[in-house]
């Protein structure tokens, strides 16, 4: 000092190319079954890395930054 990949609940994920109430699974929680408990079955909370642009509308598109990774030099 150039180039490219990624970044979504506490974890791990869909969805992004082609903008429209963010999916599922497990954690947690309530409540059901049970003598208890575990397995099970049913509810409930919880997330788009930051800022900024375009739009009626942005996790999706541009822009800048951060962090991690990976290639050139």
């Nucleotide at each position: 000092g150039g180039g490219g990949g990624c970044a979504u609940g506490g974890u791990g994920u869909a969805a992004c190319c082609c903008g429209g109430c963010a999916u599922c699974a497990u954690u947690g929680u309530g409540g059901g079954c049970u003598c208890c408990a575990g397995a099970c079955c049913c509810g409930c909370c919880g997330a788009u890395c930051u800022g900024g642009g375009u739009u009626c509308a942005a996790a999706u598109c541009c822009c800048a930054g951060u962090g991690c990774c990976c290639c050139c030099a």